[in-house]
RNA sequence: CUCAUCGAGACCGGUUGAGGGACAGGCCCUUUGACGCCGGGGCAACCUGCGGAAGGUGGCAAUUUCGCAAGGUGCCAACUCCUACGGUGGACGAAGAGUCCAGCGGUAGAUGAG
Numbered sequence: 001c002u003c004a005u006c007g008a009g010a011c012c013g014g015u016u017g018a019g020g021g022a023c024a025g026g027c028c029c030u031u032u033g034a035c036g037c038c039g040g041g042g043c044a045a046c047c048u049g050c051g052g053a054a055g056g057u058g059g060c061a062a063u064u065u066c067g068c069a070a071g072g073u074g075c076c077a078a079c080u081c082c083u084a085c086g087g088u089g090g091a092c093g094a095a096g097a098g099u100c101c102a103g104c105g106g107u108a109g110a111u112g113a114g
Base pairs, nucleotide, nucleotide: 001114002113003112004111005110006109011040012039013038014037015036019029020028021027024083025082026081041076042075043074046072047071048069049068050067051066052065053064054063080108085105086104088102089101090100091099092098
């Protein structure tokens, strides 16, 4: 840089001792012990392995899809905690002010594969 996914799921012990949730705002978590590290446990199924089906081929293969496993990663508060930028629809409202709700796209980020 490209592609895919991001509303589901999954916690205990030890150690340390004040921060943490990426950034800003909000709102949360936290001395009833945060973050980190170590050990164990678990979740999931991106890659991987095995098998079935479709597809295709002269025959394989590519590709799509389903199932099983769990070797490589990942993950185990809150939708990626929410919002942030731009439209859209709706409610309140005299209003083209303002507030709120829903949803879409984008940005950013995370994870995997290349």
The prediction has a mean pLDDT of 82.
This is a predicted structure of a 114-nucleotide RNA (SAM riboswitch aptamer (S box leader)) from a marine eukaryotic metagenome.